[in-house]
RNA sequence: UGAUAGAGGCGCGGCCGACAAGAGUACGCACAGCAAAACGCCAGACAGCGUGUGCCGAAAGGGGAAGCCGCCGAGGGGCCGGAUGUGUGUCUGUGUGUUCGGUGCCCGGGCCGGGGGAUAACAUCCGUCGGACUGUCACGGUUGUGGAGCGCUAUCG
Repeated sequence: UGAUAGAGGCGCGGCCGACAAGAGUACGCACAGCAAAACGCCAGACAGCGUGUGCCGAAAGGGGAAGCCGCCGAGGGGCCGGAUGUGUGUCUGUGUGUUCGGUGCCCGGGCCGGGGGAUAACAUCCGUCGGACUGUCACGGUUGUGGAGCGCUAUCG
């Protein structure tokens, strides 16, 4: 330096999906009401829509236990580019989702906590900071300090 095999553990991703939430909301029906302006529906312009009570009562997007499959830079995030959808309609902006490609730019791993963001959300996810734990290697005064997966272990060349 190359090839092959392998380890970490509340390990990673995917499929399926009980179920929670969405929501006693929207729609529908009944009754009563309904001047304008302001305000709200991502921003501006123009347009459109907007009430109360009772009865009935969803769905989508977003999550997800168990199970199954593939795996151990598994994978996640950032940035750049393409395609495509979406925030009441049109125009101009802008935000955002999905997906494909590029990029060794960042992260060993999960857990707990603080604060931030996405979101309807006390679901879930993503940064960030802190903590202890854990695998690994190095050093060492022997159980402490430090490093990073571009690592570590084994075998072969």

Predicted 3D model of a 157-nucleotide RNA (Lysine riboswitch aptamer) from a chicken gut metagenome. The RNAcentral record of the sequence draws on MGnify. Model confidence (mean pLDDT): 78 of 100. Its Rfam family is "Lysine riboswitch aptamer". About the family: Riboswitches are metabolite binding domains within certain messenger RNAs that serve as precision sensors for their corresponding targets.